[in-house]
Molecule: transfer RNA
Organism: Parcubacteria group bacterium Greene1014_15
RNA sequence: GGGCGAUUAGCUCAGUUGGUAGAGCAACGAAUUUACACUUCGAAGGUCAGGGGUUCGAGUCCCUUAUCGCCCA
Numbered sequence: 001g002g003g004c005g006a007u008u009a010g011c012u013c014a015g016u017u018g019g020u021a022g023a024g025c026a027a028c029g030a031a032u033u034u035a036c037a038c039u040u041c042g043a044a045g046g047u048c049a050g051g052g053g054u055u056c057g058a059g060u061c062c063c064u065u066a067u068c069g070c071c072c073a
Base pairs, nucleotide, nucleotide: 001072002071003070004069005068006067007066010025011024012023013022019056028042029041030040031039049065050064051063052062053061
């Protein structure tokens, strides 16, 4: 230099043909316990890596930038 892939909650990851962004774990609150742990219940937590475009509507499609990984030279 060229090609491919990844980027979504604190962490690990889903997200169907473009139509209200989710799960598990962690953390928080309550119940339980002398207390802790376990268990049960509840609530919270998001600039979907940044920017732009298409569209009535974008996590999803297109362009571009950044970071990380793999391959080729």